[in-house]
């Protein structure tokens, strides 16, 4: 030092619901709280896929743009303990 398994040791992260605050919303971010996760770190300028919002007489679906979600999948990238 690099690769595999694996979560055994320190631990770590924090669903969904309340409350606050932004935001037209999807959602975000703070506090509480734990559903679960061996990467629930990061990457939205890697591919995919949900969703949200405009255009209109309504409703629906589609088409476009701007948006949101890494705890939806792939993928990339960085990382701890053990064991080989």
């Nucleotide at each position: 030092a690099a690769g595999a398994u694996c979560g055994u040791u320190u631990g770590g992260c924090a669903a969904a619901a309340c409350u606050g605050c932004c935001g037209u919303g999807a959602g975000a971010c703070a506090g509480u709280g734990a559903c679960g996760c061996a990467a629930a770190g990061c990457c939205a300028a890697g591919g995919g896929g949900a969703c949200u919002u405009a255009u209109u007489g309504c409703u629906c679906a589609u088409c476009u743009a701007a948006g949101u979600c890494a705890g939806c999948c792939c993928g990339g990238u960085u990382g701890c303990a053990a064991u080989u």